[in-house]
Context: one part of a larger RNA
């Protein structure tokens, strides 16, 4: 030296574990924010580095509830010194404090920092100095004033607003919008209206009460799902995109203006009387007429609907009013009945109950015996069950501990419901006949030139509109995939609408043919932490004594806070804090063999 064997070092493989992760249900919650937020900085403990807590009133203060002998947060133990049944400490509601950054809002700025004016207090002999408030734009409302220019406007000056801004994880709307790809290249075409950007909302949004389908039968808003169906179609008829009508299902809800036509009010023009609701008489007369504006009343529809006039039927009670008496009409109010509502059709709150949530409480049944360090394991013999879910306990425990079945509970607070305060509607209306007054205009609709629909121009309907043209008025108009008749259907040019639908950044709860420390979130642990880059931004490694620290008193060796050896704890120390097993690769002692 090589191959063995034995024991060891090193070194963390494996096995087991599990404090943390991943997925999925279900239910809440779906928002905070100029009453300063998200997010920070800096500070706060008697000794204090990190965390998590808090904020000059700072590991905290007040008041209310629960619960309970302890207790002064974790790493993380000690010294000191408190606190507490007059209820500490924790747990749950409320409030008060809440330094400086930040939207940051007095002005400035290299964020946490400098610099100012007013007022009011506080010191001072007076300033210097300190504390407390206001002071940022922008709308929207209300006042004051006020050019060019006479009234005005514009502008300026003051008030008020719990207006607004900024955040924030997916869904969702709207404007904007791509490349890599695929076509085996590549331009039309797909990836795709995806990514990403930007704006705006809500707990969901967004559509939505036919100018809709459909086809001679009829349906009756809107969404979402399963079919229809990868069909019809479109498509360099290539890749490749892909409907609808119609069935079946969730859930169900309708409604308000505009306009005709009256009333009131306000500006403008006219203007002595055309008028003042009818008749007659009186009396008014800045009334009245026309125009435009606001506001109330009416009105809302496609068997066309409404206005107006006339007529018939119907119609609780009382008071007013239309200049004025009488009489007729017509309107308004109260009070009586009757509905309905903040979840659309108007908006605000307020109180009862009840059901839940934000602390809690109650909760049935066990003994031996053997092994063992321990007994929840064995063996015998019991009992409990609305509870044999779970987790823990010195080994595997329905009956030991926390719990579970199943009951029970709130001074506050939140949250839904139902009543009821309250608030609007209605108390008419209908039918007939007239009239033709009115039913959303630069709109439909048409060339051009895009978009968008499954639909690439195409026979290309519909639906958006950049641009240039430009209707009709209900004997009207749109639509039924070119376009035209017929027939059929429906009423665009205003607008609101729950629910069925989509999402989880956080809550609480239950689950898993999910991981089990190189997995499993990057992160089980001081992790978006150390460290790296000027930056945007990139990003770790690291879990495990033991059933309890019982953590090794004393004693030896020794340059020793290093390491060993005795002694001791413990069941084990080869379980010794470089601490469960403890595998290969390396590295040694001993032997044995071989050269």
């Nucleotide at each position: 030296g090589g191959c063995g064997u034995a024991c060891g070092g090193u070194g963390g493989a494996u096995g087991c574990c599990u404090a943390g992760g991943c997925g999925c249900a279900g239910a809440g919650a779906g928002g905070c924010g100029a009453a300063g937020a998200a997010g920070g900085a800096c500070g706060u403990u008697g000794c204090a580095g990190g965390c998590a807590g808090c904020g000059a009133a700072a590991a905290g203060c007040u008041c209310c509830g629960g619960u309970u002998a302890g207790c002064c947060g974790c790493c993380a133990a000690g010294c000191a010194g408190g606190c507490u049944c007059u209820g500490a400490c924790c747990c749950g509601g409320a409030g008060g404090u809440c330094u400086c950054c930040g939207a940051a809002u007095g002005g400035g700025g290299c964020a946490a920092c400098c610099c100012c004016u007013c007022c009011c207090g506080g010191a001072u002999a007076a300033u210097a100095c300190c504390g407390g408030g206001a002071g940022a734009u922008u709308c929207u409302c209300c006042u004051c004033u006020g050019a060019a220019u006479u009234c005005a406007u514009a502008g300026g000056g003051g008030g008020a607003g719990u207006a607004a801004a900024g955040u924030a994880a997916a869904c969702c709307c709207a404007g904007g919008g791509a490349a890599g790809u695929g076509a085996a290249c590549c331009a039309u075409c797909u990836u795709a209206g995806u990514a990403c950007c930007u704006g705006g909302a809500g707990g969901a949004a967004g559509a939505g009460a036919a100018a809709g389908c459909a086809a001679u039968u009829g349906c009756g808003a809107u969404u979402u799902c399963c079919c229809c169906a990868g069909u019809a179609g479109c498509g360099g008829c290539g890749a490749g995109c892909g409907a609808a009508c119609g069935g079946g299902a969730a859930a169900c809800a309708g409604c308000c203006u505009a306009a005709a036509c009256c009333g009131u009010c306000g500006g403008u023009a006219u203007g002595u009387a055309a008028g003042c609701g009818u008749g007659c008489g009186u009396g008014c007369g800045u009334u009245g007429u026309a125009c435009c504006g606001a506001c109330g009343g009416u009105g809302u529809u496609g068997c066309g609907g409404g206005g107006c006039c006339g007529a018939g039927c119907a119609u609780g009670g009382c008071u007013c009013g239309a200049a004025u008496g009488c009489a007729c009409u017509c309107g308004a109010g109260c009070c009586g009945g009757g509905g309905a509502g903040u979840g659309a059709g108007a908006a605000a709150c307020c109180g009862a109950u009840u059901u839940u949530u934000u602390a809690g409480u109650u909760g049935a049944a066990g003994g031996g015996u053997c092994u063992g360090g321990a007994a929840a394991g064995u063996c015998c013999c019991a009992c409990c069950a609305g509870a044999g879910a779970a987790g823990g306990u010195g080994a595997c425990a329905g009956u030991c501990c926390u719990g579970u079945a199943g009951g029970c509970a709130a001074c506050a607070g939140g949250a839904a419901a139902u009543c009821g305060g309250c608030u609007c509607c209605c108390u008419c209306g209908u039918u007939c006949g007239g009239u033709u007054c009115c039913c959303a205009a630069g709109u439909a609709c048409c060339g051009c030139g895009g978009g968008g629909c499954a639909c690439g121009u195409g026979a290309a309907a519909c639906c958006c509109u950049g641009u240039g043209g430009g209707a009709a008025g209900c004997u009207g108009g749109g639509a039924g995939g070119a376009c035209c008749a017929u027939c059929u259907u429906c009423c665009a040019a205003g607008g609101c609408u729950a629910a069925a639908u989509a999402c989880u950044a956080c809550u609480c709860u239950g689950c898993g043919a999910c991981c089990g420390a190189u997995a499993g979130u990057g992160a089980a642990c001081u992790a978006g932490u150390a460290c790296c880059g000027u930056g945007a931004g990139g990003g770790a490694a690291a879990g495990g004594u033991g059933a309890a620290a019982a953590g090794a008193a004393c004693c030896c060796c020794u340059g020793u806070u290093a390491g060993g050896g005795g002694a001791g704890u413990g069941a084990a120390a080869u379980a010794g804090u470089a601490c469960c097993u403890g595998a290969a690769a390396c590295c040694g002692u001993a032997u044995g063999u071989c050269u």

Description
This is a predicted structure of a 595-nucleotide part of an RNA (large-subunit ribosomal RNA, domain I) from an uncultured Acidobacteriota bacterium. It was read from a public genome assembly.